[in-house]
A computed fold for a 107-nucleotide RNA from Aestuariispira insulae, annotated as TPP riboswitch aptamer (THI element). Rfam family: TPP riboswitch aptamer (THI element). Its family is annotated with thiamine pyrophosphate binding in the Gene Ontology. Its mean pLDDT, the model's own confidence on a scale to 100, is 78. It was read from a public genome assembly, where an Rfam model found it. Of the family's consensus pairs, 96% are formed in the model.
C1' cells in the first nucleotide's frame, strides 16, 4: 500500500401482527412466533414522528403477487410452497486482525 471479515459512526431503507380476559366510557393485562410487534400524535382515513431491531446490490431486511396455495394453531405469512418470480435502499468513513505486495535496513 491493494483487497477481505469483523467492530464503530454518519448517511439512507425496512416492517411493527394474531390470540384470550377485562373495561362497555378510557386505560389496561396475559399469551403466541420473531433481531424487532414500543411509545407520541393526526384525523387531510389508514398518515406522520422517535426509540429499539434489521437490512444497505455478495441485497428473502422488505414490499408485490395475497382476501394465493399446501399444512398447522385458540388465532395470526406460525411452518413451507410461490421464489433460478417481479421490485427494493448503490453506501461514506475509522479501527482491529489476516493474506499479498512494495520500500528502506541488517546478514
Nucleotide at each position: 500500500u491493494c483487497c477481505a471479515u469483523c467492530u464503530c459512526a454518519a448517511c439512507g431503507g425496512g416492517g411493527u401482527g394474531c390470540g384470550c380476559c377485562a373495561u362497555u366510557g378510557a386505560c389496561g393485562g396475559c399469551g403466541c412466533u420473531g433481531a424487532g410487534a414500543g411509545g407520541c400524535u393526526g384525523a387531510u382515513c389508514u398518515g406522520g414522528c422517535c426509540a429499539a431491531c434489521c437490512c444497505g446490490u455478495c441485497g428473502a431486511a422488505c414490499c408485490u403477487g395475497a382476501a394465493c396455495c399446501g399444512g398447522g394453531u385458540c388465532a395470526u405469512g406460525c411452518c413451507g410452497g410461490c421464489g433460478g418470480a417481479g421490485g427494493g435502499a448503490a453506501u461514506u468513513g475509522a479501527g482491529c486482525u489476516g493474506u499479498a505486495u512494495c520500500u528502506g535496513c541488517c546478514c